[in-house]
Context: one part of a larger RNA
RNA sequence: GAACGAACGCUGGCGGCGUGGUUUAGGCAUGCAAGUCGAACGGUCCGUCAAAGUAACUUAUGACGGAUAGUGGCGAAAGGGUGAGUAACACGUGGGUAAUCUACUCCCAAGCCUGGAAUAACUCCGAGAAAUCGGAGCUAAUACCGGAUAUCAUAUCCGAUAGUAUCUAUUGGGUAUGAAAGAUGGCCUAGUCUGCUUCGGUGGAUGCUAUCGCUUGAGAAGGAGCCCGCGUCCCAUUAGCUUGUUGGUAGGGUAAAGGCCUACCAAGGCAACGAUGGGUAGCCGGCCUGAGAGGGUGAUCGGCCACACUGGGACUGAGACACUGCCCAGACUCCUACGGGAGGCUGCAGUCGAGAAUCUUUCGCAAUGGACGAAAGUCUGACGAAGCGACGCCGCGUGAGCGAUGAAGGCUUUCGGGUCGUAAAGCUCUGUCAUCCAGGACGAACGGCCGUUGUGCGAAUAGUUCAACGGUCUGACGGUACUGGGGAAGGAAGCCCCGGCUAACUCCGUGCCAGCAGCCGCGGUAAUACGGAGGGGGCGAGCGUUGUUC
Numbered sequence: 001g002a003a004c005g006a007a008c009g010c011u012g013g014c015g016g017c018g019u020g021g022u023u024u025a026g027g028c029a030u031g032c033a034a035g036u037c038g039a040a041c042g043g044u045c046c047g048u049c050a051a052a053g054u055a056a057c058u059u060a061u062g063a064c065g066g067a068u069a070g071u072g073g074c075g076a077a078a079g080g081g082u083g084a085g086u087a088a089c090a091c092g093u094g095g096g097u098a099a100u101c102u103a104c105u106c107c108c109a110a111g112c113c114u115g116g117a118a119u120a121a122c123u124c125c126g127a128g129a130a131a132u133c134g135g136a137g138c139u140a141a142u143a144c145c146g147g148a149u150a151u152c153a154u155a156u157c158c159g160a161u162a163g164u165a166u167c168u169a170u171u172g173g174g175u176a177u178g179a180a181a182g183a184u185g186g187c188c189u190a191g192u193c194u195g196c197u198u199c200g201g202u203g204g205a206u207g208c209u210a211u212c213g214c215u216u217g218a219g220a221a222g223g224a225g226c227c228c229g230c231g232u233c234c235c236a237u238u239a240g241c242u243u244g245u246u247g248g249u250a251g252g253g254u255a256a257a258g259g260c261c262u263a264c265c266a267a268g269g270c271a272a273c274g275a276u277g278g279g280u281a282g283c284c285g286g287c288c289u290g291a292g293a294g295g296g297u298g299a300u301c302g303g304c305c306a307c308a309c310u311g312g313g314a315c316u317g318a319g320a321c322a323c324u325g326c327c328c329a330g331a332c333u334c335c336u337a338c339g340g341g342a343g344g345c346u347g348c349a350g351u352c353g354a355g356a357a358u359c360u361u362u363c364g365c366a367a368u369g370g371a372c373g374a375a376a377g378u379c380u381g382a383c384g385a386a387g388c389g390a391c392g393c394c395g396c397g398u399g400a401g402c403g404a405u406g407a408a409g410g411c412u413u414u415c416g417g418g419u420c421g422u423a424a425a426g427c428u429c430u431g432u433c434a435u436c437c438a439g440g441a442c443g444a445a446c447g448g449c450c451g452u453u454g455u456g457c458g459a460a461u462a463g464u465u466c467a468a469c470g471g472u473c474u475g476a477c478g479g480u481a482c483u484g485g486g487g488a489a490g491g492a493a494g495c496c497c498c499g500g501c502u503a504a505c506u507c508c509g510u511g512c513c514a515g516c517a518g519c520c521g522c523g524g525u526a527a528u529a530c531g532g533a534g535g536g537g538g539c540g541a542g543c544g545u546u547g548u549u550c
Base pairs, nucleotide, nucleotide: 001550002549003548004547006546007545008544009543010542013396014395015394016393017392018391019389020388026352027351028350030349031348032347035074036073037072040071041070043068044067045066046065047064048063049062050061051059052058053057081307082306083305091231092230093229094228095227096226097225100224101223102222105220106219108217109216110215111214113147114146115145116144122137123136124135125134126133127132152178153177154176155175156174157173158172159171160170161169162168163167182212183211184210185209186208187207192205193204194203195202196201233279234278235277240270241269242268245267246266247265248264249263250262251261252260282304283303284302285301286297287296288295289294309330310329311328312327313326332343333342334341335340360386362385363384364383368382369380370379371378372377399429400428401427402426409420410419411418412417433491435486436485437484438483439482443477447473448472449471450470451469452468453467454466456464457463494539495538496537497536498535499520500519501518505534506533507532508531509530515522516521
């Protein structure tokens, strides 16, 4: 000199953009942070209409609409937080996987046949203070379980061809094992079945059709697992470490190679190129500094990893050994009828504590993104916004011009004067910001809804996909930004320093006292170094101090 997630002192007008629990991974009141689908399913409740009965009104009735406790599906493994642990294939970088998996999405091929038994909800009974639980009975499904089929996949057997080959590649055949689910809309065009019929037709379906789903297999994309080379802090006042240890064989296990695990066999493996042990630490893109080399650092943003009260464990699932899932143990807190139960902010706010120190228990799903849904839409403390803090960076302002009797006053003086000083007053202007009044956005259309046209599927002038056009709806921020107008210099300057380094000097007070101080050093009666004043210098909504890094 530069820098900072800073803190402290004095001071403080406005705006924009950023940024804000670095310490106790200490404890937490309260609210919210993961739901969604009725177009998978059976119920239940409500409303409207119809029908029947009726005095009002009612219903084992039907149609339509709405709601939803339960079953079922998808999601809950994402998003969000933190840095405790970890010196490690954790991370970075470059490779490998002929040793692997992959829900949703996209593409391709083939299929979607036929049966069955339950169970929650519900009803009844019972236990319990509660949390919750037990028994009996009823019922549905895209829930569950059989059978069939097998394009195909897996396993195995028999061949063929090529390579010298028991191995590999390509290919033919046999055997065994392995599937599935429907929902909604439209239409009777053809066939079949069926209800009504005036025998012309008309309605419905197990029929046709569209969309969304379902099953098997091949591939793509994105994602994940595993392995390897190289790189990655300090201590040798840590020198030896190791028995599943190192390797082999066989087996088990896994999606998958492997001492990952087990049995047997061998006696190996690592280490001064630092093993083992100890300390410290999440790693990186980056960030700070520096001419660079390097040094320091890992806040915000982005990638990876690890963790979720502490320790352990598995279950479900495409994916977890799972922050707001389950089980066990522990510490702590709470409820209790003392028998027994409930809980986990290292999510967003907020609170206590400790600390030099770090914010609102705000608004909104309008946008972007995510989950579910056919969609409308619902949910979303992700996110978008607003609020607080000069914490940082940047911008703007606190006025401009003229104005000498160089006023008054202060300070100083050699008593003549000098200086504050064009500074003020005064006159003439301007109107940024703030203030008041009025107008008033972009972010929102590539989204939703309605309609028209075209287009694809289709038997179809049903229906519906897609595209275009027209109309219409949707804004938290926000009556904000911005614009125009009104009045008015009015509301807006401090902090540090002045001995040298280092820009800036005199007077008074004090008298080695009180004090200053980054270093050198000042102060013991003329102190430009202490304290005050006047003056001056520097920076300026900041200025200094402290801490840390280069």
Molecule: small-subunit ribosomal RNA, 5' domain
Organism: uncultured bacterium